[in-house]
Context: one part of a larger RNA
RNA sequence: UUUGGUGUCUGAUAGGAAGGAGUAUUUAGUACGAAAGGAACAGUACUUCGUGGCCACUGGUUCAUCGGUUAUCUGACAAGGUACGCCGAGCAGCUACGCCGCAAGGGAUAACGGCUGAAAGCAUCUAAGCCGGAAACCUCCCUAGAAAAGAGACACUAUAGCGCUCGUAAAAGACGAGGUUGAUAGGAUCGGGGUGUACGUACCAAGCUUUUGCGAGGUAUUCAGCCUGCGAUUACUAAUAAGC
Numbered sequence: 001u002u003u004g005g006u007g008u009c010u011g012a013u014a015g016g017a018a019g020g021a022g023u024a025u026u027u028a029g030u031a032c033g034a035a036a037g038g039a040a041c042a043g044u045a046c047u048u049c050g051u052g053g054c055c056a057c058u059g060g061u062u063c064a065u066c067g068g069u070u071a072u073c074u075g076a077c078a079a080g081g082u083a084c085g086c087c088g089a090g091c092a093g094c095u096a097c098g099c100c101g102c103a104a105g106g107g108a109u110a111a112c113g114g115c116u117g118a119a120a121g122c123a124u125c126u127a128a129g130c131c132g133g134a135a136a137c138c139u140c141c142c143u144a145g146a147a148a149a150g151a152g153a154c155a156c157u158a159u160a161g162c163g164c165u166c167g168u169a170a171a172a173g174a175c176g177a178g179g180u181u182g183a184u185a186g187g188a189u190c191g192g193g194g195u196g197u198a199c200g201u202a203c204c205a206a207g208c209u210u211u212u213g214c215g216a217g218g219u220a221u222u223c224a225g226c227c228u229g230c231g232a233u234u235a236c237u238a239a240u241a242a243g244c
Base pairs, nucleotide, nucleotide: 004157005156006155007154008153009152013144014143015142016141019049020048021047022046023045024044025043026042032037050102051101052100053099054098058096059095060094061093065089066088067087068086069085070083071082072081073080074079091229105139106138107137112132113131114130115129161244162243164178165177166176167175184238185237186236187234188233189232190231191230192228193227194226195225200221201220202219203218204217207214208213
């Protein structure tokens, strides 16, 4: 600047290679061939390279977390701090080594194969005309796309956006969810998940001992204790009010 605003589109145009190759098998020991030998159209399953997406499974990672343990500090116990200390596990998330997809069709053609057919009473795919025909071309498919200045179309009509709570989103903007007529985030409760049986107490106990005590460790309480980026429920807290 083009449209007052919101929403839904059209699709000029731009980009993509989004696919490429191969094997086995059925066809079939068939067609063909005297035999020896030996296909194809079409179908199915898979492999590999490339490409797009995803995290239920498997593997990796995991300075969320849980446990063991070392040094040192908080007087001791308990509980902790520091060194990602080291070690064993490890959900979510992110990932590949894991999983899923990447057809077919249409149009006009090339070489080529043909139909009809004259010039040239014949013949001729060609001169007029017509048919078929490729991973190439244009579509189909995916992405962007009204600044496409020839500046598009349609619907609705007083809001839109901000401020606020957030994340299926994110460099900033943007995008999406919500905003009390509310489960958006936090909290609480329950569930799921991770570690692996907490502190305290009771009992047992290798042994040591100045005979008074000390005692690693084990068992029970206790699938405990601790944690939870996940799910559900619940307005307890904050999305109020006022405004631009």
A computed fold for a 244-nucleotide part of an RNA from a Candidatus Nanoarchaeia archaeon, annotated as large-subunit ribosomal RNA, domain VI. Lineage of the source: Archaea > Nanobdellati > Nanobdellota > Candidatus Nanoarchaeia. The RNAcentral record of the full RNA draws on ENA. Rfam family: Archaeal large subunit ribosomal RNA. Gene Ontology terms of the family: ribosome and structural constituent of ribosome.